[in-house]
Context: one part of a larger RNA
């Protein structure tokens, strides 16, 4: 000077308490241990791995495993020679296929060669092979915490100190007052977008004469005003005001720490491999199941379940696409073929929780929906291993969950339901966004966790 303290003193944060609502117990779905296994390809392992890479594993992907092929090669560059003549395409054998033997056909050109193709050969290529502890780049966390440094000066023999301590004050190393410091740079704030009020403009595809939407412009909020307090800084409290003390959200992540994650996104030292650790290809596996764990959805039921009926969003997405109307079928789907390169048409009467009437009477039930049987739909070349729905039967387990242990302070939890990406399809109950209803509670910092500032102790760097 630091790191550490079952050392002190301030203070903070859904860190505790005060509250709702779960995990932990049951089926299921999803990842990961393990165990099988020919091969279940790989990585990620405490917080900070486990619905994570993976925003799509039936083939393909595909990196594993089995089998058959190929070797200058599936993709590329250059050179030398040789061939035929464009490439292509097609027919034949054999094969599961790829590829293998053959045949047919076809002929760019300024006719010198050349571009292009094929075949030999020689550089060479290829590599999801290893090394994150050789690496760039990017990520997580400490953490959106408020800290981390640096030029002079000063001080100290020195490492260093100081500034940056101390009070007050803030969400803040924000200010403030004060000071051997004075200034300064990364971080904080602002500056950007989104969002709540108005205004003005412009406008159809929205709606009808009042407006709402959209664009895009501007006002507005600054402790700006009044009171108290204070030396300021600011604090508490009131006006006006749509918003008030940062209004609410998002983007922004300071020196650094974990030789912290990726060589499998890229890329790139180096070490291996070169008829194979490369590449084509057919099937398999990545979906196994005694178990073990994280995450998650349905539930257990009357603030419920069924039935009929009736109301209200936003915010995306469409041409190899969305796919109305009418018709068919209980459905799921089909048939159709308008319409829309979209504020116009469609998904999508745009939704459910909600409301109105009926029916259940507390039971393993009209709860709860697994499995398991049959039938059927639908995408694909292909649903057996292994996809989604759809109807008709079956009709488990489960009576609110031990030790323990999450998330949430407002348009927040909780519930509801909609939409997107990937996508042919879909294993999506994930993920990311969108709205509808919409709470409780917080004495307070004693104590747990995490963190900052000062200090003290120290046999530790």
């Nucleotide at each position: 000077a630091g790191a550490c303290g079952g050392g002190g003193a301030c203070c903070c944060g859904c860190a505790c308490a005060a509250g709702c609502g779960g995990u932990g117990g049951a089926g299921c779905a999803u990842g990961u241990g393990g165990u099988u296994u020919a091969a279940u390809u790989c990585g990620a392992c405490g917080g900070u791995a486990a619905g994570c890479g993976a925003g799509g594993a039936a083939c393909c992907u595909u990196a594993c495993c089995c089998a058959g092929g190929c070797u200058u090669g599936a993709a590329c560059u250059g050179c030398a020679a040789c061939u035929g003549c464009a490439a292509a395409u097609c027919c034949u054998a054999u094969g599961a296929a790829a590829g293998u033997a053959g045949g047919a056909c076809u002929u760019c050109u300024u006719c010198g060669a050349g571009a292009g193709u094929g075949u030999u050969g020689c550089a060479g290529a290829g590599g999801u092979g290893c090394u994150g502890c050789a690496u760039g780049g990017u990520u997580g966390c400490c953490g959106u915490c408020a800290g981390c440094u640096c030029g002079u000066g000063u001080u100290g023999u020195g490492a260093a100190a100081u500034g940056u301590a101390c009070c007050c004050u803030u969400a803040a190393g924000u200010g403030g007052a004060g000071u051997a410091a004075c200034g300064a740079g990364c971080g904080c704030a602002a500056c950007c977008c989104c969002u709540a009020u108005g205004c003005u403009g412009u406008g159809u595809u929205a709606a009808a004469u009042g407006u709402a939407c959209a664009c895009a412009g501007c006002a507005g909020a600054c402790u700006g005003c009044c009171c108290g307090u204070g030396u300021a800084a600011g604090c508490g409290g009131g006006a006006g005001g749509a918003a008030g003390g940062c209004g609410g959200g998002g983007a922004u992540g300071a020196c650094g720490u974990c030789a912290a994650a990726u060589c499998a996104g890229c890329a790139u030292g180096g070490c291996c491999u070169u008829u194979a650790c490369g590449u084509c290809u057919g099937g398999g596996g990545c979906c196994a199941c005694a178990c073990a764990c994280g995450u998650g959805c349905u539930a257990c039921a009357a603030u419920g379940g069924g039935g009929u009926c009736g109301a209200c969003a936003a915010a995306g997405g469409g041409u190899c696409g969305c796919c109305a109307a009418a018709c068919c079928g209980c459905a799921a789907g089909g048939u159709g073929g308008a319409g829309c390169u979209a504020a116009u048409c469609c998904c999508a009467u745009c939704a459910a929780a909600c409301g109105a009437c009926c029916c259940c009477c507390c039971a393993g039930u009209u709860c709860a929906g697994a499995u398991c049987g049959c039938g059927g739909g639908c995408u694909g070349c292909a649903a057996u291993u292994c996809g989604c729905c759809c109807g008709c039967g079956u009709g488990a387990a489960g009576c609110c969950g031990g030790a323990a242990u999450c998330g949430c302070u407002a348009g927040u939890a909780a519930a509801c339901g909609c939409g997107c990406a990937u996508c042919a399809g879909c294993c999506u109950c994930g993920g990311c966004g969108c709205g509808u209803u919409g709470a409780a509670u917080a004495c307070g910092u004693u104590c747990u966790c995490g963190g900052g500032u000062c200090u003290u102790g120290u046999a530790c760097u």
A computed fold for a 461-nucleotide part of an RNA from a Candidatus Magasanikiibacteriota bacterium, annotated as small-subunit ribosomal RNA, 3' major domain. The RNAcentral record of the full RNA draws on SILVA. It matches the Rfam family "Bacterial small subunit ribosomal RNA".